[in-house]
RNA sequence: GCCGACGUAGCUCAGUUGGCCAGAGCAAUCCCCUCGUAAGGGAUAGGUCGUGAGUUCGAAUCUCACCGUCGGCU
Repeated sequence: GCCGACGUAGCUCAGUUGGCCAGAGCAAUCCCCUCGUAAGGGAUAGGUCGUGAGUUCGAAUCUCACCGUCGGCU
């Protein structure tokens, strides 16, 4: 230099034939339970979906550029 995959909550990930409030588990906070702790149950909060632009009535999802990580080729 070329090619490919990936980037979504603090962590691990799902969602990618465009439209359902952007979700799950763990972690966090609060409450219940207990003499107390763990376990268990319930609730709450937490996201400009890597960045920017484009297409569209509408984009996590499609297109382009860039950034980062990983792999391959030379």